[in-house]
c-di-GMP-I riboswitch aptamer, 94 nucleotides, folded computationally.
RNA sequence: CGAUGCAGGGGGCACACCCGGGGAAACCCGGGGCCGCAAAGCUACAGGGCCCCUGCCGGACGAUGACGGUCCGGCGAGGCAGCCAGCUGCCGGA
Numbered sequence: 001c002g003a004u005g006c007a008g009g010g011g012g013c014a015c016a017c018c019c020g021g022g023g024a025a026a027c028c029c030g031g032g033g034c035c036g037c038a039a040a041g042c043u044a045c046a047g048g049g050c051c052c053c054u055g056c057c058g059g060a061c062g063a064u065g066a067c068g069g070u071c072c073g074g075c076g077a078g079g080c081a082g083c084c085a086g087c088u089g090c091c092g093g094a
Base pairs, nucleotide, nucleotide: 004094005091012037013036017032018031019030020029021028022027035082041087042086043085047084048083049080050079051078053076055075056074057073058072059071060070061069
């Protein structure tokens, strides 16, 4: 120097769920928690994917004097990196 993370040490993160807070929601933040994780570190318009719908547009249903309602789709905004991906990186036997 050092592939494969199958050896060792010290540690790290933290699913579900619970409590408090934020948000319309997805979800986020703090505390607890632990299923798991060798990148579960960072990156979310300009890679793919997934989720949500306050707003706008269109359609359907049903109904009305009309607005409103429910559902579906699109736009746009938002969210997820613990889905893949990209970038960075600790330790270290053989």